[in-house]
RNA sequence: GCGAAUGUUUUCUAGGGUUCCGCGGCUAUAAGGUCGGACAGGUCCGAGAGAAAACUCACGGCGCAUGCCGUGCCACGGAGGGACAAAAGCCCGGGAGAU
Numbered sequence: 001g002c003g004a005a006u007g008u009u010u011u012c013u014a015g016g017g018u019u020c021c022g023c024g025g026c027u028a029u030a031a032g033g034u035c036g037g038a039c040a041g042g043u044c045c046g047a048g049a050g051a052a053a054a055c056u057c058a059c060g061g062c063g064c065a066u067g068c069c070g071u072g073c074c075a076c077g078g079a080g081g082g083a084c085a086a087a088a089g090c091c092c093g094g095g096a097g098a099u
Stems, first nucleotide, its partner, number of pairs: 007055006015045002020042002022039001023036005057072006074094001076097001080092003
């Protein structure tokens, strides 16, 4: 320097905060308002390096019905910044670095 798609999506989890619900305090024992996420939770966000699945792709084989079977590795990682209500293992990012 070149090539190899280190593919896409869904569900879930680790994790995350507080827009809504709930819970708690105050208002006043109501409607309502206000404060609290060092409030268990529901909604919500959510992993390249977590799980499962579907569909593709590549290679090999069997077939010639464009179907079936098999294989598809590795992955330590700041600080800082960004979005949504806000935060995060989300995004910048298989980044900067390290080996």
Predicted 3D model of a 99-nucleotide RNA (Guanidine-I riboswitch aptamer) from Saccharibacillus sacchari. The same sequence occurs in records of 2 taxa. Its mean pLDDT, the model's own confidence on a scale to 100, is 81. The organism belongs to Saccharibacillus, within Bacteria.